[in-house]
RNA sequence: GCAUAAUGCAUCUAGGGUUCCGGCCUGCCUGAACAGGCGCUGGUCCGAGAGAUUGCACUCCCUCUCCCUUCGGGAGCGGAGCCACGGCGGGACAAAAGCCCGGGAGAU
Numbered sequence: 001g002c003a004u005a006a007u008g009c010a011u012c013u014a015g016g017g018u019u020c021c022g023g024c025c026u027g028c029c030u031g032a033a034c035a036g037g038c039g040c041u042g043g044u045c046c047g048a049g050a051g052a053u054u055g056c057a058c059u060c061c062c063u064c065u066c067c068c069u070u071c072g073g074g075a076g077c078g079g080a081g082c083c084a085c086g087g088c089g090g091g092a093c094a095a096a097a098g099c100c101c102g103g104g105a106g107a108u
Stems, first nucleotide, its partner, number of pairs: 007057004011052002015046002020043002022040001023038005058081004064076005083103001085106001089101003
């Protein structure tokens, strides 16, 4: 300096905005309905590589057990899956974000 690997999905949370619901305000007559406006505790919704939990998979490995076309292969049991500071800017969906670009650029 380069390459590979550091796993995937689901559930939830931090967080996020406003398509829908609800709420509030305004418009016309008391109201309703309708229209517009306002992210407004919330519901729907989005949602973490470096957050969590559990589950299902996946990968790797020692010993042991079993099977087979036998010196290898398959299955089961068991174990492990560590570490991780991080912009600007851009992108999607209605829109935004710790989402995606991205374990990126950069830093050590």
The RNA shown here (Guanidine-I riboswitch aptamer) has 108 nucleotides and comes from a Hyphomicrobiales bacterium. The coordinates come from a structure-prediction model, not an experiment, and the mean pLDDT is 79. The source organism's lineage runs through Bacteria, Pseudomonadati, Pseudomonadota, Alphaproteobacteria and Hyphomicrobiales. The model forms 89% of the base pairs in the Rfam consensus.